[in-house]
This record gives sequence, C1' cells and structure tokens, in this order.
RNA sequence: CCACGACAAAGGCAACUACUGCGAAAGCAGCGGACGCAAAGCCACGGGCCUACCGGCCGCCCCCCUCCCCGGGGGCGACCCACGGCAGCCGGGCUGCCGAA
Repeated sequence: CCACGACAAAGGCAACUACUGCGAAAGCAGCGGACGCAAAGCCACGGGCCUACCGGCCGCCCCCCUCCCCGGGGGCGACCCACGGCAGCCGGGCUGCCGAA
C1' cells in the first nucleotide's frame, strides 16, 4: 500500500416513531429516543422500486352551442407517463477510522 473485518480500541450514522416545517404525492429537513449498519459517508451511472402535480388517452355525468350531429367547458373514475423521489434495494464510481486473524 492492497485485500480483509475481531466478543479489539476510539468513535460515527440513525430504522421506526413523536413534534415542527417543505412538497400534489412519493419523499425530504430539524429535534428527541434506537431497529440496525464496517462505509447505513458522498454520487442517480446501470438495474429495480415508489409517487403522478403537469401531460396523454378512455368511459360516465352536467352545462353551453344547437332541430340533431359536430364542437367547447366543467366534474368524477380507470390506464399510461418523470421532468419528481428511494444511496438503509442491488450493482457501480469516489473518499475514509482502526489494525487482530
């Protein structure tokens, strides 16, 4: 130095949840307590997963235009969709404390 990871040492992070705030949501941040974590430090590059504001498409209802059709607007529901998110889902990249076997 690289690999590796101990009933070692010094420490570190914080699941989940309560409160507060941001967000359409997923989720994020602060603060308190720890489920756990040898990278549970950082990065959305690959895979996967989550959400669906906006947008697309379909169905139904109401209103307007009407003789009707066509068309327009509004409401509800289904499906699709990241430009949103998850690094404590996996892989990958970068950096890093200690030093037993």